[in-house]
RNA sequence: UCCCAGAUGAUGCAAUGGCAGCAUGGGUGACUCUGAAUCAUCAAAUCGAGGUUCGAAUCCUUGUCUGGGAA
Numbered sequence: 001u002c003c004c005a006g007a008u009g010a011u012g013c014a015a016u017g018g019c020a021g022c023a024u025g026g027g028u029g030a031c032u033c034u035g036a037a038u039c040a041u042c043a044a045a046u047c048g049a050g051g052u053u054c055g056a057a058u059c060c061u062u063g064u065c066u067g068g069g070a071a
Base pairs, nucleotide, nucleotide: 001070002069003068004067005066006065007064010024011023012022013021018054026042027041028040029039030038047063048062049061050060051059
C1' cells in the first nucleotide's frame, strides 16, 4: 500500500428491512434471625457522519478503531 472480516447495555451473545431481546452482572423489594439461593421488578446499548427507504442494528458511501491475509 492492497484485500477480507468485525464494532450492539458493565460483560458474553441474538435480532427475514417492521416494538432492539436473552444470559451473566448492577439497583430495589419479597422470602430469611442474618446471609446465600430463589422469586418479582427497575435501570442500562446498535462505533461516528451522510445516503436509500413509508420504515435501517440490518442496505449503500465515507471515516475511526480492532483482527486476519498478500506484497